[in-house]
Context: one part of a larger RNA
């Protein structure tokens, strides 16, 4: 390459869109390009191989057959794959008609609470801790009632709960918008899967301009602890954290599990449908979904187990000792930080 393999030993791409490719439901017809078979040509010579000869034997030399698994003509065969025609509904979509949701953008409100501002009450200590100090306070704090601002997040509900492709989504409202499930089986008729490049998204923290800043809080500063404390501990606090608009492109981006199709025992527990009876709850051999427990089969065990790691198809990605090293060095992307690709000597 071949094999064997990716949960946890090395190994599934952060997700999706989708290009070329690869791969594809039933039937029916034509063709015969792949396929199958005959039949002619060609397929050098030597090697190789059979089964003979010659060197006293072997190496060697040489006759003869076979091979030479090929590639061209050409003549049937037509199952399967291709290809051009029909034709089909079960895969796909679309329609009606019911739903479902913290799914996603932008404006609008809200109310607790910390933070301050003012006024009022009041009067000696508050704060913090293992103990304490730094801090704050007679220039009147802490606390306590009332006013006023201002940013941020939205307690209860709240769930092994839902929805998003993943990244993520939670106060309540309106607009806009996307998805999804079910019933009907009405409508096209295979219009499908997957996808190398590509393209889009993609937490946090980071960067770049201009807001913003209450609270928390990298750096830094005091305090303590300690032999020392460039740390836990406490008192400050910037930058960040929030918003707009443009980069960045990584994560234990986890389900450590690629996508998508059909098969294979069951209980139980729950989202959202459908549904005969029937009006008030349980029964369904129902479909879509989260979730526990277990067979048979897997599997090194651990465990998985109709949401598969079982059973078997397609396509894609990735792995091949451990350290060098996700480094150097090229190349490509970035303001930059940094990212993508990604080696080798050495050594065990």
């Nucleotide at each position: 390459c071949u094999g064997g393999g990716u949960u946890u030993a090395a190994a599934g791409g952060g997700u999706g869109c989708g290009u070329a490719g690869g791969c594809g439901g039933u039937u029916u017809u034509a063709u015969a390009a792949g396929u199958c078979a005959g039949u002619g040509g060609u397929g050098a010579a030597a090697u190789c191989a059979g089964c003979g000869g010659g060197c006293u034997c072997a190496a060697c030399c040489u006759g003869u057959u076979a091979a030479c698994u090929g590639c061209c003509a050409u003549u049937g065969a037509u199952a399967c794959u291709g290809u051009g025609g029909g034709a089909c509904u079960u895969g796909a979509a679309u329609a009606a008609g019911a739903g479902a949701g913290a799914g996603g953008u932008a404006g609008g409100c809200g109310g607790a609470a910390u933070g301050u501002u003012g006024c009022a009450u009041g009067u000696a200590g508050c704060g913090g801790u293992g103990a304490a100090a730094u801090g704050c306070u007679u220039a009147g704090a802490u606390a306590u009632g009332c006013u006023a601002c201002g940013g941020a997040a939205c307690a209860c509900c709240g769930a092994u709960u839902g929805c998003g492709a993943a990244g993520g989504c939670a106060g309540c409202u309106u607009a806009c918008u996307a998805u999804u499930u079910c019933u009907u089986a009405a409508u096209u008729g295979a219009c499908g899967c997957u996808g190398a490049g590509g393209c889009a998204c993609g937490a946090a923290a980071g960067c770049g301009u201009g807001g913003g800043u209450a609270g928390c809080g990298a750096a830094c500063a005091g305090g303590a602890u300690u032999a020392g404390a460039u740390a836990c501990c406490c008192u400050g606090g910037u930058a960040g954290u929030c918003c707009a608009c443009g980069c960045c492109c990584u994560a234990a981006a986890c389900g450590a599990u690629g996508a998508u199709u059909a098969c294979u025992c069951g209980a139980c527990a729950u989202u959202g449908g459908c549904g005969a009876u029937a009006u008030u709850a349980c029964a369904g051999a129902u479909c879509a979904g989260u979730g526990u427990c277990u067979g048979a089969g897997c599997g090194a065990a651990a465990g998985c187990g109709u949401u598969a790691a079982g059973u078997a198809a397609u396509c894609c990605a990735c792995c091949u000792g451990g350290g060098g090293a996700g480094u150097a060095c090229g190349c490509c992307c970035g303001c930059a930080a940094g990212g993508g690709u990604g080696a080798a000597a050495c050594u065990c």
A computed fold for a 348-nucleotide part of an RNA from an uncultured bacterium, annotated as small-subunit ribosomal RNA, central domain.
Rfam family: Bacterial small subunit ribosomal RNA.